[in-house]
Model confidence (mean pLDDT): 75 of 100. The RNA shown here (Bacterial RNase P class A) has 389 nucleotides and comes from Phenylobacterium sp. It matches the Rfam family "Bacterial RNase P class A". About the family: Ribonuclease P (RNase P) is a ubiquitous endoribonuclease, found in archaea, bacteria and eukarya as well as chloroplasts and mitochondria. The gene name in the source record is rnpB. RNAcentral holds the sequence, with entries from ENA. NCBI's taxonomy places the organism under Bacteria, Pseudomonadota, Alphaproteobacteria, Caulobacterales, Phenylobacterium.
RNA sequence: CCAGACGGCCGGGCGAUCGCGGCUCCCGCAAGGGGGUCGAGGAAAGUCCGGGCUCCACGACGACAUGGCGGCGGGUAACGCCCGCCGGGGGCGACCCCAGGGAUAGCGCCACAGAAAGCAAACCGCCUCUCAUCUGAGAGGUAAGGGUGAAAGGGUGGGGUAAGAGCCCACCGCGUCGCUGGCAACAGGGACGGCAUGGCAAGCCCCGCCAGGAGCAAGACCGAAUAGGGACCGCGGGCCCUCAGCGAUGAGGGCAGGGCUGUCGUAGGCCUGGGCGGUCCGGGUAGGUCGCGAGAACCGCCCCGCGAGGGGUGGUCCAGAGGAAUGAUCGCCGCGUCCGAAGCUUGCUUCGGGCGGCACAGAACCCGGCUUACAGGCCGUCUGGUCUC
Numbered sequence: 001c002c003a004g005a006c007g008g009c010c011g012g013g014c015g016a017u018c019g020c021g022g023c024u025c026c027c028g029c030a031a032g033g034g035g036g037u038c039g040a041g042g043a044a045a046g047u048c049c050g051g052g053c054u055c056c057a058c059g060a061c062g063a064c065a066u067g068g069c070g071g072c073g074g075g076u077a078a079c080g081c082c083c084g085c086c087g088g089g090g091g092c093g094a095c096c097c098c099a100g101g102g103a104u105a106g107c108g109c110c111a112c113a114g115a116a117a118g119c120a121a122a123c124c125g126c127c128u129c130u131c132a133u134c135u136g137a138g139a140g141g142u143a144a145g146g147g148u149g150a151a152a153g154g155g156u157g158g159g160g161u162a163a164g165a166g167c168c169c170a171c172c173g174c175g176u177c178g179c180u181g182g183c184a185a186c187a188g189g190g191a192c193g194g195c196a197u198g199g200c201a202a203g204c205c206c207c208g209c210c211a212g213g214a215g216c217a218a219g220a221c222c223g224a225a226u227a228g229g230g231a232c233c234g235c236g237g238g239c240c241c242u243c244a245g246c247g248a249u250g251a252g253g254g255c256a257g258g259g260c261u262g263u264c265g266u267a268g269g270c271c272u273g274g275g276c277g278g279u280c281c282g283g284g285u286a287g288g289u290c291g292c293g294a295g296a297a298c299c300g301c302c303c304c305g306c307g308a309g310g311g312g313u314g315g316u317c318c319a320g321a322g323g324a325a326u327g328a329u330c331g332c333c334g335c336g337u338c339c340g341a342a343g344c345u346u347g348c349u350u351c352g353g354g355c356g357g358c359a360c361a362g363a364a365c366c367c368g369g370c371u372u373a374c375a376g377g378c379c380g381u382c383u384g385g386u387c388u389c
Stems, first nucleotide, its partner, number of pairs: 001385010012333007020039008041360001045371002048369005053215004066211005071085005086100001087098004101206002106204002108200003123146002125142007154172006173195001174193004179188003219290004229281007238255007257272005295317001297316008334358001335356010
């Protein structure tokens, strides 16, 4: 210098003017005015996991159903997250990827191609025999070779054989048993077994573990006006009957009366058959307050730990809200892009101008994660290659 791997960070800057929201101070009877201070993100997003908090349900334990998770150890409030390790795969390497339990519990599936795809299979080839006679046909053996496929019933080598074949042997793989190391996943080596047992569980399923439900429109408190409910008091209230009571009075029924049926008359039907005023009580609504941000918080330093992280100590206060403030204009600078000119080393530099609120994006109960989006830029560690000293 080129190509790459991993981790961390920033993601326009400064100034002026005019505005917006929260808190606070001052002036003002109030309306309002003035000052101070704070005012979006790394993802505020998707709402996919895990918690806090709140209400509801619930005697304890267990079982079933449903959903989720799945190597081992650790971290954590918890997790499906993170760290370290193991195993498998990829890369020359730094490093990256893995839903990574069980396929001799059972069921199911294995497209296309291919002769054959699951109690295997003979298309070509190879070998033997018979017939034919030089081209071959038939019967049988053979899974070593070819071909198909994601996958063809262990792999390599040797022996063996008519040709072959775990038929036999060595090593590897696989299975069983025990040994050593490791907390463990697992690793290493030993003996035995001649291979019987293909793959798929992000197909059903089996095993182990976890999970009560709803969510800040959770929920708590205060609470009008109006309407309606209840208690008491006052005023008013036509007649009759029954019952209770000595009575005051109360309860029930009938009629008168009133209203509706467009108006009037007549006949009928339905409803009502009491009302008004005052005081008090209780429930709900509108509205208000809280929940609501000093916390699993952030930034230094020290200690422990490989690390995730934990402990100690010092400092800081850092939006809050309710359909929702965090903005607009201008100037200078930076960046990107386009155009023009000049210079040369022909793809760079300089100058001038235009455009671009200049990446993705916008808090709403709060945290820890994951995932997704993101123009451009900076820093650190490491790998491979090349050149020079």